[in-house]
RNA sequence: GGACCAAUAGCUCAAAGGAAAGAGCAACGGUCUUCUAAACCGUAGGUUGUAGGUUCGAGUCCUACUUGGUCCG
Numbered sequence: 001g002g003a004c005c006a007a008u009a010g011c012u013c014a015a016a017g018g019a020a021a022g023a024g025c026a027a028c029g030g031u032c033u034u035c036u037a038a039a040c041c042g043u044a045g046g047u048u049g050u051a052g053g054u055u056c057g058a059g060u061c062c063u064a065c066u067u068g069g070u071c072c073g
Base pairs, nucleotide, nucleotide: 001072002071003070004069005068006067007066010025011024012023013022018056027043028042029041030040031039049065050064051063052062053061
């Protein structure tokens, strides 16, 4: 220098262009327990990396950039 992949909740990950973006773990509250843990019930937490574009409609498609990873030279 070039190519490819990834970026979504605190963490690990889902989500074939169309409902209000979900799950597990973690956090918080409650039930239970002498207390803690476990178990069960519930609550909160997201400008989907940034900026544009396409579309009636974008987490999803296109472009550029940023960050991380892999490969080639």